[in-house]
The prediction has a mean pLDDT of 76. Predicted 3D model of RNase P RNA and transfer RNA as a complex of 434 nucleotides. It holds a member of the Rfam family "Bacterial RNase P class A". It is annotated as a ribozyme.
Order: sequence, then C1' cells, then structure tokens
RNA sequence: GGAGUCGGCCAGACAGUCGCGGGACUUCGGUUCCGAGGAAAGUCCGGGCUCCACAGGGCAAGGUGCCAGGUAACGCCUGGGGGGCGCGAGCCCACGGAAAGUGCCACAGAAAAUAUACCGCCUACGUCUGCGCGUUUCGGCGCGCCGGCCGGUAAGGGUGAAAUGGUGCGGUAAGAGCGCACCGCGCGGGUGGCAACACCCGUGGCAGGGUAAACCCCACCUGGAGCAAGACCGAAUAGGGGGACGUUAGGAUGCUGCCCGCAUUGUCCCCGGGUAGGUCGCUCGAGGCCGGCGGUGACGCCGGUCCCAGAUGAAUGGCUGUCCACGACAGAACCCGGCUUACCGGCCGACUCCUUGU
RNA sequence: UCCCCGGUAGCUCAGUCGGUAGAGCGGGUGGCUGUUAACCACCUUGUCGGCGGUUCGAGUCCGUCCCGGGGAGCCA
Repeated sequence: GGAGUCGGCCAGACAGUCGCGGGACUUCGGUUCCGAGGAAAGUCCGGGCUCCACAGGGCAAGGUGCCAGGUAACGCCUGGGGGGCGCGAGCCCACGGAAAGUGCCACAGAAAAUAUACCGCCUACGUCUGCGCGUUUCGGCGCGCCGGCCGGUAAGGGUGAAAUGGUGCGGUAAGAGCGCACCGCGCGGGUGGCAACACCCGUGGCAGGGUAAACCCCACCUGGAGCAAGACCGAAUAGGGGGACGUUAGGAUGCUGCCCGCAUUGUCCCCGGGUAGGUCGCUCGAGGCCGGCGGUGACGCCGGUCCCAGAUGAAUGGCUGUCCACGACAGAACCCGGCUUACCGGCCGACUCCUUGU
Repeated sequence: UCCCCGGUAGCUCAGUCGGUAGAGCGGGUGGCUGUUAACCACCUUGUCGGCGGUUCGAGUCCGUCCCGGGGAGCCA
C1' cells in the first nucleotide's frame, strides 16, 4: 500500500425566531423544564401487568430438541463439543431417535429394502452332446479337451440422488470379510471432562440405504384472553321481536380444546334499540450513566448519580443565518427482554492474509 | 389490539399422500360463409407473490419478508 474478518458508536451541527404536546409554578400577563428510534416497524417468540378460571384425573393439541451456564422468561444470549467452509482472522449448522412400529422413495434400473441377478466372469462339482486317447467280456467304462444346460459369483460394466462398509495383499474355477493388515463401524472396559464428547485398550468380520422441516417414539415446556385488558363516574334507549335446546334425574351453561367429574338452574344466538363522554390504568422502570469487584464470557453484586414523551383526531414542526462529509431507513400509543426485516454514509478499536521498504 | 382468508396463464379458478402444473373464457392461424357472428380443427401463454432452507426432487413441507381482502369488542 492492497484485500478482508469481527466488535462498538454516530444518524447533519450550531444560533435566532414563531408555533405544537405534557409537567411544575403563577400576581392569570406569563415564566421555567421535558418532548421519538436503532430499528419506535413486522407482530415472529418470551415475560411483567390486568381480568376470567383454578378439588382432581385422563386424552388430545401446540412448541422446543448436542452439552453446560446466563436470565423474570425465551425458540434469545454466552462458553464448550461435533460436523461443514475458508490459506487465515473467522463464518455457517432445526445438531435427540431410522436396531419400537407405519408410510414414501417418481423415471431409470435385475433389484429401492424379508433383497435380487440384465450384461459380464467361471466350468472345480453335477449333467448332456461332440472330438481325441486308452481299455474292453463290444453293452460300455475311464481320462483329457471344446461347447451348452443346471449351477456358482457379486470383482467389473450398466441405472440412479441413493445399490447392502473402503483400500491393499492373500485366496479361488471365478469370486466374495472367505482370511489378514490399515481405515471406518458396533459392543465392552479404562482415562480425562459437571456434561456433550475426546483419547487409549480389548473384542466382533460387520449388523439391516435414505427420509422424522412424513406420521411417530423419547425428554422437557405450555390454563385462557388481552390496556378496546380492567376499575370508577356520567348519559341515553323499547328490558321490544324472533329462534335453538330443555321444562323434572334430562337439557343448557360455566370450569375458554375434549371427556369423566363438579357447580348453577334457564342459558345462548340473531334482528332491532342506545351511546360514541370523562377520570384512573399511563409511565420510576427486570431504568439510564459512571466507578469498583467477581466471572473466559453472557451476566451478577455493591456504591454514586440522573429523571429521560405520555397524546386520545392524537404534539416533536416552519422560517432565517453560518458551516460541512449535503444528510438514509423510518415515527411512540400499557411496558419490558429478544429475534427478524429496512437503512445515504461516516468514525473508532482488535485481528488476518498478500506485497513492498527499513 | 387480536383473529381469519387469499396471492397459480391476459381474466376466473382447480391442483389428493412431495414425483413432467391443468380447466373454462380470452388470443392467434386455418376451415366453413358472398361477408360477419356462431360453429369445427390446431396452436399459444406460467420467475406457482419474493428470498432462504429440508429433500434426490417443493405449487405442496419449514422459516422469513411483501402485497391484498375480511372480521371481533361498549350499554341494555
């Protein structure tokens, strides 16, 4: 100098002036303080809060899925293990079980899962035809060779996304874990580690493909709703019409999936009617910042300090001036922790690789 | 705030248990007719809303994002 990886931060700045929402004070004129985001978003997860339910049991349904830890909790985060990618810094992984069972695997192919055999390879064994030789009691018999059949085989070819461990040597008629060595795999034991797992030793010729983001099995988790929750004050109207079930051991409703069971005794639905007011909930909170300590880290503990939107047709804007790198995505609506998605550009720190110079 | 449904050819819609995406209308060409319509024959048309993943293989399964449509609540 170039290329790249990871982490963090900023999101036009300053001044003047006129406005808007909220709080406090007020002599009611006004004064003073505060006023969007890293995602306020999507509403994909988790929790707080509130109401309903909460004697118990069973069955479903949904979710999560290597191990350990963090946390209020999580599908999040941290650290570790295993696998994959990269020269590397680093990055990615829904990563339990296919030997409980069921399903599926198009086309091609012999065969797609109780295996099987198209081409090929083989003629040792069995058998048949032919030829040659030997022998003969002329019926045959024995040996050898060529070929066929039965048969053997799964090395090789071919099909496929995938073909019943891989490589090599031996072995054989040809072959094959058939035998052996190494690798892989299963089982048993030992060592290290909380564990996932790793390593070592022994042993077994080897065991049966894939798919669980197919059903399923195993382990763990989950009551339902949502601030239009919910509470209070006030106003208005026709407690009108229709329907369902039931009217005495049944039905309906509730226990917010279902059943048992329990409780109540009319309950539910539709049409029609009324109101579109106020107050609380509402923002001080698993809160921000600084420092110290513990921890590899996520995070936790302690001390100090700060108050930082709270609207309800819904505020955060307009204009002027100066400057620059000329300004992206986008705007609270009960509140937090995450994830995901959108985003002009800029800054800082740590690290890797290549090249050059000293 | 919560819930539900949908996105497939120009239009309206099918698509089972994952295995070559179809139908009707439309459009084009030819025939029939003096001409047009109707009718007959043949043909045409797809990033299955986008991206990523699982799988040998995805319209279909999973995740995420985008777009469109609809519904619910208070009082008596």